[in-house]
A computed fold for a 387-nucleotide part of an RNA from Cellvibrio sp. pealriver, annotated as large-subunit ribosomal RNA, domain III. The prediction has a mean pLDDT of 86. The full RNA is in RNAcentral, with records from SILVA. It matches the Rfam family "Bacterial large subunit ribosomal RNA".

Context: one part of a larger RNA
RNA sequence: GAGUAACGAUAAGGGGAGUGAAAAACUCCCCCGCCGGAAGAUCAAGGGUUCCUGUCCAACGCUAAUCGGGACAGGGUUAGUCGGCCCCUAAGGCGAGGCAGAAAUGCGUAGUCGAUGGGAAACAGGUUAAUAUUCCUGUACCUCUUUUUACUGCGAUGGGGGGACGGAGAAGGCUAGAGCAGCACGGCGUUGGUUGUCCGUGUUUAAGGUCGUAGGCUGGUGUCUUAGGUAAAUCCGGGAUGCUAAGGCUGAGAACUGAUGACGAGUGUUCCUCGGAACACGAAGUGCUUGAUGCCAUGCUUCCAAGAAAAGCCUCUAAGCUUCAGGUAAAAAGAGACCGUACUCCAAACCGACACAGGUGAUCAGGUAGAGAAUACCAAGGCGCUU
Numbered sequence: 001g002a003g004u005a006a007c008g009a010u011a012a013g014g015g016g017a018g019u020g021a022a023a024a025a026c027u028c029c030c031c032c033g034c035c036g037g038a039a040g041a042u043c044a045a046g047g048g049u050u051c052c053u054g055u056c057c058a059a060c061g062c063u064a065a066u067c068g069g070g071a072c073a074g075g076g077u078u079a080g081u082c083g084g085c086c087c088c089u090a091a092g093g094c095g096a097g098g099c100a101g102a103a104a105u106g107c108g109u110a111g112u113c114g115a116u117g118g119g120a121a122a123c124a125g126g127u128u129a130a131u132a133u134u135c136c137u138g139u140a141c142c143u144c145u146u147u148u149u150a151c152u153g154c155g156a157u158g159g160g161g162g163g164a165c166g167g168a169g170a171a172g173g174c175u176a177g178a179g180c181a182g183c184a185c186g187g188c189g190u191u192g193g194u195u196g197u198c199c200g201u202g203u204u205u206a207a208g209g210u211c212g213u214a215g216g217c218u219g220g221u222g223u224c225u226u227a228g229g230u231a232a233a234u235c236c237g238g239g240a241u242g243c244u245a246a247g248g249c250u251g252a253g254a255a256c257u258g259a260u261g262a263c264g265a266g267u268g269u270u271c272c273u274c275g276g277a278a279c280a281c282g283a284a285g286u287g288c289u290u291g292a293u294g295c296c297a298u299g300c301u302u303c304c305a306a307g308a309a310a311a312g313c314c315u316c317u318a319a320g321c322u323u324c325a326g327g328u329a330a331a332a333a334g335a336g337a338c339c340g341u342a343c344u345c346c347a348a349a350c351c352g353a354c355a356c357a358g359g360u361g362a363u364c365a366g367g368u369a370g371a372g373a374a375u376a377c378c379a380a381g382g383c384g385c386u387u
Stems, first nucleotide, its partner, number of pairs: 013031006032384004040364004046344002050342001051075006060068002080141002082340003086119003092113003098107003122139005142336011153321002158316004166303004172296003177290005182203006188196001204262002208257003215250004219244008228236002263285001266281006304307001350359002366378004
C1' cells in the first nucleotide's frame, strides 16, 4: 500500500425463550423462504473413527462461537440365510516337465490362479445415544454329519443332458404404487360464514406353506436295432416298428394360510432432570378406478453381423464293490467356522494443496398440470449455502 481488496454461488430471513462472561450465527418453539429425477433415500469405490455421549475453545473454522467433520476422554460395528471366504470358470497371469536362448530370460503343455459372470437358504415387527435381513419376538428355509426304520445296484477325474446367454419389435396377463369412495375416531372455528355434498387423521400387514391359474414350451409311451458320443453304457444321437390323445415341463399373479398374531389414530395410569420415558388398553383396517420403465419374460415374433466358459444339478455306465460299502425315502439329534458390518458416499468425510461454484458408478422415483425421468408448484425428507 491499507484498516483498502476479499470473507467462495443473490435459496432469505424474522420473532420469542434458553444457555452463557459474552449470542446475527449454538439449542428449543413459531412464522417465512429454497430443493424435491434432489440440495431426499439406499449401496459400490475411496476415506478410516469423521459415528454417539460428556467436557473444553489456545490453534483449526476466511468473522464471533457457548457450536463443529476442531481438542480431550469414554462408548459404539453382534449374521448358517446380506457381501466375502468357499465351489466354478472368462480375458489375462503364473507355469512341473518341454522348446528356445551367451546369461538374465522368453514362449508354453499338464496344471494352478484369476470376477466385473455362474453356484444352497429369511422375512415381518420391536429395540439402542450410537448396530441391526446380524440383537429380541414371531413365523420360516437351506446344506452337511450321525443314528434309527423301510426299500434297494451302487459307483467317475470319463460319456450325455442341462447350466447357456445377441439386436430390434409388438401384443397380452399381472403387481407395486396412486386416486376416489366407504368405514373408524376426532373437530365445529378468538374475524363475517362453516352440522355440511364440511374439515383433519387413520384405513398397514412379509417371507414361507397349500393350490397350480393367465400364459409359454414339448406329442407321449413300449419293443427291436445301431460304422456315432476316444473304452463301456440301460444314457445321448441315428434307424425300424407297435399302441395312444392326452401326458409332461415351466409359469407371474390371485385365493386360503401365516395372522385368535403384529401394527394401528388415539386413550388411560405412573414416573420425570419437563426433553421425555415405562406400562396397560386399543377403533376402522373394505370396495372401485387407474396403473408402470417392475414381474410373467433368459418368454413370443422377427433380423443377420449368428451372439462366453466351467462347476453346482440330472442321467449313463468303466475299474471296483456286491450279507459290507453305497443309494433312495421318512423321522430324530447335532453342526453351520472365519472376515466385513460404525459413519460419509454428487460430498465440508472421495479425487481436485482449502470445510474449493469442478469431477465421481449403480439403485429407489409420491401428488397436480403435462407425451414425458422436460418444466412449474408441492409431499416425504432435507436445507437457508460460517461474516